[in-house]
The prediction has a mean pLDDT of 75. A computed fold for a 391-nucleotide RNA from Gryllotalpicola ginsengisoli DSM 22003, annotated as Bacterial RNase P class A. Rfam family: Bacterial RNase P class A. Its family is annotated with ribonuclease P activity, dimeric ribonuclease P complex and tRNA processing in the Gene Ontology. The sequence was found by an Rfam model in a public genome assembly. The source organism's lineage runs through Bacteria, Bacillati, Actinomycetes, Gryllotalpicola and Gryllotalpicola ginsengisoli.
RNA sequence: UGGGUCGGCAAGACGGUCGCGUCGCAUGGUUCGCCAGGCGCCGAGGAACGUCCGGGCUCCACAGAGCAGGGCGGUGGGUAACACCCACCCGGGGCAACCCGCGAGACAGUGCCACAGAGAACAGACCGCCCGCGCCGCAGUGCUCGUGAGCACCGCUGCCGCGGGUAAGGGUGAAACGGUGGGGUAAGAGCCCACCAGCGACCGGGGUGACCCGGCCGGCUCGGCAAACCUCGCCCGGAGCAAGGUCAGACAGGGGACCAUGAGGCUGCUCGUCUCGUCCCCGGGUAGACCGCUGGAGCGGCACGGCAACGUGUCGCCGAGAGAGAUGGCCGUCCAAGGCCGGCGUCCGCGCCGGCCCCAACAGAACCCGGCGUAUCAGCCGGCCCACUCC
Numbered sequence: 001u002g003g004g005u006c007g008g009c010a011a012g013a014c015g016g017u018c019g020c021g022u023c024g025c026a027u028g029g030u031u032c033g034c035c036a037g038g039c040g041c042c043g044a045g046g047a048a049c050g051u052c053c054g055g056g057c058u059c060c061a062c063a064g065a066g067c068a069g070g071g072c073g074g075u076g077g078g079u080a081a082c083a084c085c086c087a088c089c090c091g092g093g094g095c096a097a098c099c100c101g102c103g104a105g106a107c108a109g110u111g112c113c114a115c116a117g118a119g120a121a122c123a124g125a126c127c128g129c130c131c132g133c134g135c136c137g138c139a140g141u142g143c144u145c146g147u148g149a150g151c152a153c154c155g156c157u158g159c160c161g162c163g164g165g166u167a168a169g170g171g172u173g174a175a176a177c178g179g180u181g182g183g184g185u186a187a188g189a190g191c192c193c194a195c196c197a198g199c200g201a202c203c204g205g206g207g208u209g210a211c212c213c214g215g216c217c218g219g220c221u222c223g224g225c226a227a228a229c230c231u232c233g234c235c236c237g238g239a240g241c242a243a244g245g246u247c248a249g250a251c252a253g254g255g256g257a258c259c260a261u262g263a264g265g266c267u268g269c270u271c272g273u274c275u276c277g278u279c280c281c282c283g284g285g286u287a288g289a290c291c292g293c294u295g296g297a298g299c300g301g302c303a304c305g306g307c308a309a310c311g312u313g314u315c316g317c318c319g320a321g322a323g324a325g326a327u328g329g330c331c332g333u334c335c336a337a338g339g340c341c342g343g344c345g346u347c348c349g350c351g352c353c354g355g356c357c358c359c360a361a362c363a364g365a366a367c368c369c370g371g372c373g374u375a376u377c378a379g380c381c382g383g384c385c386c387a388c389u390c391c
Stems, first nucleotide, its partner, number of pairs: 001387009012334007020043002023040003027036003045362001049373002052371005057240004064271004069236005074088005089103001090101004104231002109229002111225003126170002128166007137159003140153006178196006197221001199218002202215005244291004253282006262276005298317008338357008
């Protein structure tokens, strides 16, 4: 310098002016319900989006068990908790930094692996290789006659037919029931041997652990898919701020079903337990104000512990609470970065001066918080890896 990879910041600021909203203060008006203006503090986000997870909180009067259902799936840690975060292990990709993983089980059972291929799981013989049989199989060889026939033979050789052996070589395929070399064999095969890989047993060492390293022995070797059904292990009450409360206000009943061997509640079912009524149809009345609602598992600085996530201590800060739901427009300046033009300098990397341009995207609280996913403007900073060059 170029490329790659991982992470962080950011979401303009200030002033003036006009206009919005809560709250506070005082003023004026008032039909006493409230209204109006003035001053002052404050007034959207990194995702407020998705509603995919986990919680706080609230209610289901109280408290259980089982089944069903759901979630997770390497180990250890963090956290209020989690499917999140951190570190590590194993496997895969990459030269590497780094990235990816629905990471337990395929000898519990069921199922699938198209097409091609002989054969796709305790399978299999297409081409080949070997052996045997066959001349009332074709050539061929030998003999006789005299050039084309006849006889004989499978002894040599090739082909063909039938039977048997084989899975080393070749082929098909994404994948073929270990690999290389040697011996052995009629030809071959872990049939045997050596060295590997894998699996299993035993032993030793390291680590909290998942696992890793090593020694020795052995049958020789027993696909893939569970992000297929399934099995195993661990975990899980339900519903949700339209949860749920307080005050005010108003009310008109009628009919029917079941009825303690009943009805209803506790997500679905069963047990269990609690309460004494529950449900359907027709019809009438009220529905206003307030709480929940913002001080939090909160934010920031420093120190310590920890590889880290994070934790502990200490100091400081208080940042919208709306209720049909508010925060916008204009002007000017500045900061920072970027682009363009001109000039000067230049070690040719770039620096300085002046002018002009540009300043936005995704988007919008509604009980709150921790994550994940998705969308995204002007830009900036840093770590590591690789390649090249210079000192």